[in-house]
Context: one part of a larger RNA
């Protein structure tokens, strides 16, 4: 020194464990904000920190309900003050209070800070000072004033608005929008309208009620989902890319405008003194009430077996009023009966009852001995019982019957969904013929050019869409059936709304797991988006386990302590806060054998 073996140190592998995660699967919620949001900062308790809660009324304050004994949140005890059967603590509705910042919104600003103006009000002799409420900007509405330039617009200036901003994981429309790659390079093409960025909305978004599809049969609005179908197609016919119709479900809903026409009001223009008007006939009266156009506003109307107006006809419950005056007859209009509907779109809101759910709870069956176990029974024996209740989870070790729960079965003062019925509100002529006249959405449709989307890369390329130009028709009119004609067919463009079938989960309640169990699993079971690190966007950790129960070692030795040796707690201290097990690398002590 080296190889053994035994016994330690070091170290934290390994096994067990789980308070925390991930995937997900029902239901529920879907927004929140100038009545100041999301986020925060600074406070706030008798006693230092951080976490939680809360705001100068600050771990709370009222009120209405639960529930019934102990509490004064957790780390996390200790001390000192206290509350509480006149019902504290706690849990659940509704309510007040709610510093400063932040869309931040009197003014400024290097966020949480700095300085004001008005009104009212407290204190001062009086200023200073405090507290209360007000004071951006933009829109939309009324009003007022008011330029170039008479009228009038632009402006300005008051007032009214529960009108805007700003936040939000994902999902949603739209506006811009790549390249790594693929094609075995690479450029047309792919990646892909993807990632990203912006704006904007909703709890859903977007579509949506045929200017649709189909093929001589026929469907009857969007959406979403199998399927047709890797099919017809496209494509340096590479590499890729890629449908519709039809079929089968899921879901179900239709609505409202412009125009033509009527009235009424305002304005222009023009006309006249009766020949124009005043519902129609006669008969009176009345005296610019009139025509055209421009606006407004109420009526009519809304469709593709073409629909509408105007024109004429038939039918059509009571009752009152209206159209100059009377008779006849028409028409308009209130209400009443009668009938439809309907608060998510088509207009629109309260409210009453009762039913269902949620936010707090409440009741719930049945067990005992005996021995083991260096401690403790739930485990074994051994005799019973519940069971609509053998799911779970805890109790010193494996509990249906010990405890929480479990099936089951009650429950709401407030409030908040959802339903019903009452209340309410709203609408209500109908049918036929003449097709003779009027309407039927214009810078629109279509054309060129030039682009983009569509399975479709110009192509023989329709349909859709946009940007320059051009630039029509009104139902004997248009658009489409994939160039374009013609026949046939389908459908009525240029206005507008429309639930549900559908996408997704920051959030909440429950549940599931051939998920993970501390270098896993979220980045985090621990002070975690925390120390740390960077001017800054931003990056980003490590760290879990005494025991059952502090019962966490009183006391005496040694030491300056740090530690350790008695004692002592404990089943158990080699379980002693450096704490379950305790590999291996590394380091040691004895002791063999070799050198």
């Nucleotide at each position: 020194g080296g190889c053994g073996c035994a016994c330690g140190g070091u170290g934290g592998a390994u096994g067990c464990c789980u308070u925390g995660g991930c995937a997900c699967c029902a239901g529920g919620a879907g927004c929140c904000g100038a009545u100041g949001a999301a986020g925060g900062a600074c406070g706030u308790a008798g006693g230092a920190g951080g976490c939680u809660g809360c705001g100068a009324u600050a771990a709370g304050c009222c009120u209405c309900g639960g529930g019934g004994a102990g509490c004064u949140g957790c780390c996390a005890a200790c001390c000192g003050a206290g509350c509480u059967g006149u019902g504290a603590u706690c849990c659940g509705g509704g309510g007040a209070u709610g510093u400063c910042c932040g869309a931040a919104u009197g003014g400024g600003g290097a966020a949480a800070c700095c300085c004001g103006g008005c009104u009212g009000g407290a204190g001062u002799c009086a200023u200073g000072u405090c507290c209360a409420g007000u004071c951006a900007c933009c829109c939309u509405c009324g009003c007022c004033u008011g330029a170039a330039c008479a009228c009038a617009u632009a402006g300005g200036g008051c007032g009214a608005g529960u009108g805007g901003a700003g936040g939000g994981a994902a999902c949603g429309u739209g506006g811009g929008g790549a390249a790594g790659u693929g094609a075995a390079a690479c450029a047309u093409c792919u990646c892909a309208g993807u990632a990203c960025c912006c704006a904007c909305a909703g709890g859903a978004a977007g579509a949506g009620a045929a200017a649709a599809c189909a093929a001589c049969a026929g469907u009857g609005a969007u959406u979403c989902c199998g399927u047709g179908a890797g099919u017809a197609g496209u494509g340096g016919c590479g590499a890729g890319c890629g449908a519709a119709a039809g079929c089968g479900g899921a879901a179900g809903a239709g609505g409202c405008u412009a125009a033509a026409c009527c009235a009424u009001g305002u304005u222009g223009a023009c006309g006249u003194g009766a020949u124009a008007g005043g519902c129609g006939c006669c008969a009176g009266c009345c005296g610019u009430u009139g025509u055209c156009g421009a606006c407004a506003u109420g009526g009519g109307g809304u469709c593709g077996u073409g629909g509408g107006a105007c024109u004429g006809c038939u039918c059509a419950g009571c009752u009152g009023g209206u159209u100059c005056u009377g008779g006849c007859g028409a028409a308009c209009u209130a209400g009443c009966a009668g009938g439809a509907a309907g608060u998510c779109a088509g207009a629109a809101a309260c409210g009453a009852u009762c039913g269902u759910c949620g936010u707090a709870g409440u009741c719930g069956a049945a067990g005992g001995c005996c021995a083991u176990g260096c401690g403790a029974a739930a485990g074994g024996g051994c005799c019973g019982g519940c069971a609509c209740a053998g799911a779970a989870g805890g109790u010193a070790a494996g509990a249906c019957c010990c405890c929480u729960g479990u099936a089951g079965a009650c429950g709401a003062a407030a409030u908040g969904a959802c339903g019903a019925u009452c209340a309410c509100u709203u609408c209500c002529g109908a049918g036929c013929a003449u097709c003779a006249u009027c309407c039927c959405a214009a810078g629109u449709a279509g054309c060129a050019c030039g682009g983009g989307g569509c399975c479709c890369g110009a192509g023989a390329a329709a349909u859709c869409c946009c940007g320059u130009g051009u630039g029509a028709a009104u139902c004997u009119g248009g658009c489409g059936g994939g160039a374009c004609c013609a026949c046939c067919c389908g459908c009525u463009a240029a206005g507008c709304c429309u639930a549900a079938a559908u996408a997704c989960u920051c959030c909440c309640u429950g549940g599931u797991g051939a998920c993970c169990g501390a270098u896993a699993g979220c980045g985090g079971a621990c002070a975690a988006g925390u120390a740390c690190c960077g001017u800054g966007a931003g990056g980003g950790a490590a760290a879990g386990g005494u025991g059952a129960a502090a019962a966490g070692u009183a006391c005496c030795c040694c030491g300056g302590g740090a530690g350790g040796g008695g004692a002592g707690u404990g089943a158990a201290a080699u379980a002693g806060u450096a704490c379950c097990u305790g590999a291996a690398a590394c380091c040691g002590u004895g002791u063999g054998c070799c050198u």
Molecule: large-subunit ribosomal RNA, domain I
Organism: Ilumatobacteraceae bacterium